[in-house]
Context: one part of a larger RNA
RNA sequence: UGACGGGGGCCCGCACAAGCGGAGGAACAUGUGGUUUAAUUCGAUGAUACGCGAGGAACCUUACCCGGGCUUAAAUUGCAGAUGAAUUACGGUGAAAGCCGUAAGCCGCAAGGCAUCUGUGAAGGUGCUGCAUGGUUGUCGUCAGCUCGUGUCGUGAGAUGUUUGGUUAAGUCCAGCAACGAGCGCAACCCCUGUUGCCAGUUACCAGCACGUGAAGGUGGGGACUCUGGCGAGACUGCCCAGAUCAACUGGGAGGAAGGUGGGGACGACGUCAGGUCAGUAUGGCCCUUAUGCCCAGGGCUGCACACGUACUACAAUGCCCAGUACAGAGGGGGCCGAAGCCGCGAGGCGGAGGAAAUCCUAAAAACUGGGCCCAGUUCGGACUGUAGGCUGCAACCCGCCUACACGAAGCCGGAAUCGCUAGUAAUCGCGCAUCAGCCACGGCGCGGUGAAUACGUUCCCGGGCCUUGUACA
Numbered sequence: 001u002g003a004c005g006g007g008g009g010c011c012c013g014c015a016c017a018a019g020c021g022g023a024g025g026a027a028c029a030u031g032u033g034g035u036u037u038a039a040u041u042c043g044a045u046g047a048u049a050c051g052c053g054a055g056g057a058a059c060c061u062u063a064c065c066c067g068g069g070c071u072u073a074a075a076u077u078g079c080a081g082a083u084g085a086a087u088u089a090c091g092g093u094g095a096a097a098g099c100c101g102u103a104a105g106c107c108g109c110a111a112g113g114c115a116u117c118u119g120u121g122a123a124g125g126u127g128c129u130g131c132a133u134g135g136u137u138g139u140c141g142u143c144a145g146c147u148c149g150u151g152u153c154g155u156g157a158g159a160u161g162u163u164u165g166g167u168u169a170a171g172u173c174c175a176g177c178a179a180c181g182a183g184c185g186c187a188a189c190c191c192c193u194g195u196u197g198c199c200a201g202u203u204a205c206c207a208g209c210a211c212g213u214g215a216a217g218g219u220g221g222g223g224a225c226u227c228u229g230g231c232g233a234g235a236c237u238g239c240c241c242a243g244a245u246c247a248a249c250u251g252g253g254a255g256g257a258a259g260g261u262g263g264g265g266a267c268g269a270c271g272u273c274a275g276g277u278c279a280g281u282a283u284g285g286c287c288c289u290u291a292u293g294c295c296c297a298g299g300g301c302u303g304c305a306c307a308c309g310u311a312c313u314a315c316a317a318u319g320c321c322c323a324g325u326a327c328a329g330a331g332g333g334g335g336c337c338g339a340a341g342c343c344g345c346g347a348g349g350c351g352g353a354g355g356a357a358a359u360c361c362u363a364a365a366a367a368c369u370g371g372g373c374c375c376a377g378u379u380c381g382g383a384c385u386g387u388a389g390g391c392u393g394c395a396a397c398c399c400g401c402c403u404a405c406a407c408g409a410a411g412c413c414g415g416a417a418u419c420g421c422u423a424g425u426a427a428u429c430g431c432g433c434a435u436c437a438g439c440c441a442c443g444g445c446g447c448g449g450u451g452a453a454u455a456c457g458u459u460c461c462c463g464g465g466c467c468u469u470g471u472a473c474a
Base pairs, nucleotide, nucleotide: 001474002473003471004470005469007468008467009466010465011464012463013462015458016457019421020420021419022418026313029310030309031308032307033306034304035303042053043052064299065298067296068295069294070293072122077121078120079119080118081117082116083115084114087104088103089102090101091100092099093098106113107112124288125287127286128285129284133282135277136276137275138273140271145184146183147182148181149180150179151160152159153158164175165174166173190265191264192263193262195233196232197231198230199229200228201227205222206221209220210219211218236259239253240252241251242250243249315414319373320372321371322370323369324368331362332361333360336355337354341350342349343348380411385406386405387404388403389402390401391400427450428449429448430447431446432445433444
């Protein structure tokens, strides 16, 4: 000087407390451990692994296993030689890859090009090392810290500044001070959202005018309104009152759509964990070279006595079923989205209008309203299983999703211990997108609808910041 303390002081954070809802019990989904296996490819492992890499494992993917094959090779490129064998068609064998054979037989005037073969150089490796690395990323932590120049003090390590008194979300600002300044962080500048002015109106809108309908911005038209999207305005403790001065804070007020960081996002200091990643790519070193490379078929990654994590669905009446019916936002669509109509109980099929989109389609939003059920393992719950079908795809046995009928299991609110959340939040309800032929999505990422309770307080648990103290630790 740091680190640490079941030392002290001060102060924060859904850290506790106060509340609301969960998970831990059940079934199923998914990941992991374990076990099994020819293989169940590999990585990730307290917080910071475990719906994680994977934003799509039937083949492919695929890295694993078994088997069949290739050896200048699946791909890039140089040199030398040879051939015209290239290429196409056909045949045999075969699961395919491959191997064997037959026939016709390159382009160009030329230089030459192209292809194949042989030789050679050079390949290839998801093989190892993330403790050799780049890049990138998690974490402490959006915590308020981390440093430097000069000066001063100290023999020196170092200190001072950065401490102190206030204050703040903040090393934020003020006052003081052997310090005076500065940098990286904080804040602001950026994006979305909340109000509004101007400009611009089509596919959006419809007040007034005209036409028109069973109804309808349907039509002419309009530029008012909504909205769209471009440029601006607006908030700064700026103003007023009180609380004894600075900074500021507290309470109240005016104006305002918004008030004291308005809400949300992006943004992550010096560094820590030899944190993660050589399997995204790059890359040093090491290793393999008729194989640890490459092609193919099948299997496996989906195995199942178990254990754990994360979700989903429930155990019901604030509910379930049936019928009726109103209101979103943000997206996606050309090898695509696909309307009306017709067929089918349905999944779906036929059909093909319209749509490069504020025009058409997806599209039905659902929680809502009325009726039935009457507390029961039930009209709760839907696992499992059987049969019959539909769709995608070369192909659904291993191993897809969906539909109908039948079957109806566990489950009556969950031990110890434990998680999230402070407002348009939690809870709850549906809608969309990426990946994608299809889908094991109940995941992830977004979008809107309905919409709470509680916070006395900081003693305690956890994490963190500043000062101080002890230390046999560095």